[in-house]
Context: one part of a larger RNA
RNA sequence: CUGUGUAAAAGGAACUCGGCAAAAUGGCUCCGUAACUUAGGAAGAAGGAGUGACUUUUAAUUCAAUAUUUGCAAUAUGCAAUAAAUGUUCUAAAAGUUGUCACAAAAUUGGAAGAAGCAACUGUUUAACAAAAACACAGGUCUCUGCUAAUUCGCAAGAAGAUGUAUAGGGGCUGACGCGUGCCCGGUGCUGCAAGGUUAAGGGGAGGCGUCUUGGCGCUGAACUCAAGCCCCAGUAAACGGCGGCCGUAACUCUGACGGUCCAAAGGUAGCGAAAUUCUUUGCCACCUAAUUAGUGGCCUGCAUGAAUCGCGUAAUGACUUCUUUACUGUCUCUUACACAGACUCA
Repeated sequence: CUGUGUAAAAGGAACUCGGCAAAAUGGCUCCGUAACUUAGGAAGAAGGAGUGACUUUUAAUUCAAUAUUUGCAAUAUGCAAUAAAUGUUCUAAAAGUUGUCACAAAAUUGGAAGAAGCAACUGUUUAACAAAAACACAGGUCUCUGCUAAUUCGCAAGAAGAUGUAUAGGGGCUGACGCGUGCCCGGUGCUGCAAGGUUAAGGGGAGGCGUCUUGGCGCUGAACUCAAGCCCCAGUAAACGGCGGCCGUAACUCUGACGGUCCAAAGGUAGCGAAAUUCUUUGCCACCUAAUUAGUGGCCUGCAUGAAUCGCGUAAUGACUUCUUUACUGUCUCUUACACAGACUCA
């Protein structure tokens, strides 16, 4: 020096991206326990007290022998019940006594509280750098499917679906619960409609050409007929998606309920908002600190929020993320000592 432990004055997070690591807490019994809440929880909330050994007493308890009485049985004082003293097993409480500092004596064995974000929850995942806010989930909704079902595998036979039958099965999206889920069908998709337009092969065969020059054979070919599709016409957004500018205006100023105008399919509703979204930005105000680009609450000027690509809340839960307080400490001020195993030196 490296590793593993033990101890440390005063301070106690000043360390650091960050209390990482360590310390602290810890068992059992009793007392006591807030906000909030889906009334179940939160909760071991928090916060306190006790805990060894011996003696005595009280209560309770196991088994044994003994005694008594009644019943059953009768080969056997055999079985069952009851009783109080004795011994014995397990335990609780109270009082007293006692000791090296004191007693869950070792080991095992929660630190706690407050606030915010995200995800409801238990669960699942990148075997060997990611355990999460990602996936799943119960619940919600849309859509397909009438049974030889849709869908999937297979060249086929056949099989799964299912020995099921729309309260069933497949697919998509969302993701407990509570309150909600606005406007737009112009584009794309899907569904419907089949009147008209367009449209392949095929059918059709007016007419034309070659050859021969009798019949014929060969080539070409207009009208007309004709499917789905596309065009067209509707519906549909918990389908893919989208959801505006400019100018003026009120008795100080500012602002603009109001008016004008252009464009669009419709111009973002309720909510939330410097947010896991805010560039400018360390926005502005307040709180927290001696001091805070952090955090919380509010404001709204939303570069570029917004409603099942769900919006906003939400008790409980979380080896999730962020901030604060308390306890605690060698993380630090600032290092030190000791033990063991290596390294190192010698053999």